[in-house]
Glycine riboswitch aptamer from a Pseudomonadota bacterium, 92 nucleotides, folded computationally. The prediction has a mean pLDDT of 78. It matches the Rfam family "Glycine riboswitch aptamer". Rfam describes the family as follows. This family represents the bacterial glycine riboswitch. Glycine riboswitches usually consist of two metabolite-binding aptamers domains with similar structures in tandem. The aptamers cooperatively bind glycine to regulate the expression of downstream genes. In Bacillus subtilis, this riboswitch is found upstream of the gcvT operon which controls glycine degradation. It was read from a public genome assembly, where an Rfam model found it.

RNA sequence: AGAUAGCUUGCGGGAGAGGCCCGCCCUGCGGGGCCGGGCGCCGACGACGCAACCGCCCGGAAACGUACCGGCAAAAGGACCGCGAGGCUACU
Numbered sequence: 001a002g003a004u005a006g007c008u009u010g011c012g013g014g015a016g017a018g019g020c021c022c023g024c025c026c027u028g029c030g031g032g033g034c035c036g037g038g039c040g041c042c043g044a045c046g047a048c049g050c051a052a053c054c055g056c057c058c059g060g061a062a063a064c065g066u067a068c069c070g071g072c073a074a075a076a077g078g079a080c081c082g083c084g085a086g087g088c089u090a091c092u
Base pairs, nucleotide, nucleotide: 001092002091004090005089006088007087008085009084010083011082012081013080018039020038021037022036023035024033025032026031040072041071042070043069046068047066048065049064053060054059055058
């Protein structure tokens, strides 16, 4: 120095599944409650498990499984993808 990779950060895209039922409280009777209970469903946050795979050889490790956890109108969140920026590390 670099049009590479990782990390941080900004913006954009981003799925799935009940805006369910019952009770209680409030109500201006339209509704509302991050209140309680119940069943059903989803999983692309996190977590755990197996292990395909990878490797510095005993380590790493999934988009698979589990459903602890989170979610099932909107909002928020969201693996992953794209673009930009700053610094650090690695590589050349």